[in-house]
RNA sequence: GCGGGAGUAGCUCAUUUGGUAGAGCGGUAGCCUUCCAAGCUUCAGGUGGCCGGUUCGAGCCCGGUCUCCCGCU
Numbered sequence: 001g002c003g004g005g006a007g008u009a010g011c012u013c014a015u016u017u018g019g020u021a022g023a024g025c026g027g028u029a030g031c032c033u034u035c036c037a038a039g040c041u042u043c044a045g046g047u048g049g050c051c052g053g054u055u056c057g058a059g060c061c062c063g064g065u066c067u068c069c070c071g072c073u
Base pairs, nucleotide, nucleotide: 001072002071003070004069005068006067007066010025011024012023013022019056027043029041030040031039049065050064051063052062053061
């Protein structure tokens, strides 16, 4: 230098051919318990790496760019 993959909640990851962004763990509050743990319920938490484009509408399509991983030279 070239090609491919990944980037989404605090962490690990879903979300499939464009139509209001979710789960598990973790956190808050409550219930339960003499107390803790476990269990049950509730709530909060996301400019979807960044910028732009297409579209009525983009996590998803297109272009550029950054970081990480793999391969080739």

The prediction has a mean pLDDT of 81. This is a predicted structure of a 73-nucleotide RNA (transfer RNA) from Paraniabella yanshanensis. The same sequence occurs in records of 20 taxa. NCBI's taxonomy places the organism under Bacteria, Pseudomonadati, Chitinophagia, Chitinophagaceae, Paraniabella. The sequence is in RNAcentral, with records from ENA and MGnify. Rfam family: tRNA. Rfam classes the family as a transfer RNA.